[in-house]
RNA sequence: AGUAGCUCAGUAGGACAGAGCGUUGGAUUCCUAAUCCGAAGGUCGCGGGUUCGACCCCCGCCUGG
Numbered sequence: 001a002g003u004a005g006c007u008c009a010g011u012a013g014g015a016c017a018g019a020g021c022g023u024u025g026g027a028u029u030c031c032u033a034a035u036c037c038g039a040a041g042g043u044c045g046c047g048g049g050u051u052c053g054a055c056c057c058c059c060g061c062c063u064g065g
Base pairs, nucleotide, nucleotide: 001063002062005021006020007019008018014052023039024038025037026036027035045061046060047059048058049057
């Protein structure tokens, strides 16, 4: 340090968990690319604990640097 396939955000625990890229449907084009409009995609590393409530706090473990 571990959150979507990849790179990352999440500001003192609270309202449906987000962005870019990628993927995909459509528009546009003679065709591609670019651009525009949608969509899908996440057991928030695993197991416990605290709490009315945990991505966030505590304990143990696993993995990478």
Predicted 3D model of a 65-nucleotide RNA (transfer RNA) from a bovine gut metagenome. Its mean pLDDT, the model's own confidence on a scale to 100, is 81. Its Rfam family is "tRNA". By type it is a transfer RNA. Rfam's curators write: Transfer RNA (tRNA) molecules are approximately 80 nucleotides in length. RNAcentral holds the sequence, with entries from MGnify.